[in-house]
């Protein structure tokens, strides 16, 4: 240095839920709060999943279906950066 991840040390992040704001929604942000996480740091390239607005098809209407350009990195892969040093 690399691989790897301990009943080590110093720490870090923050699920559900509550309140507020934004958004059509999914969801995001902030505060509180901890289920958990060795990258639960960052990145939407590939897959997967969520929502379905503008739009399209059907319909007398109500509505139904299609559909990401929206979202999820705490879904997986991938890229990239990083603390410590037992076996």
């Nucleotide at each position: 240095a690399g691989u790897c991840g301990a009943u080590a040390a110093a720490g870090g992040c923050a699920a559900a839920c509550u309140u507020g704001u934004c958004g059509a929604a999914a969801g995001a942000c902030a505060a509180g709060g901890a289920c958990g996480c060795a990258a639960a740091g960052c990145u939407a390239c590939a897959g997967a999943c969520c929502u379905a607005a503008u739009g399209g098809u059907c319909g007398g209407c109500a509505g139904a279906c299609c559909g990401a350009u929206g979202g999820u990195g705490g879904c997986u892969g991938a890229g990239u950066u990083g603390c410590c040093g037992a076996a």
The prediction has a mean pLDDT of 90. A computed fold for an 87-nucleotide RNA from Paenibacillus hemerocallicola, annotated as c-di-GMP-I riboswitch aptamer. Rfam family: c-di-GMP-I riboswitch aptamer. Rfam links the family to the GO term cyclic-di-GMP binding. It was read from a public genome assembly, where an Rfam model found it. NCBI's taxonomy places the organism under Bacteria, Bacillati, Bacilli, Caryophanales, Paenibacillus.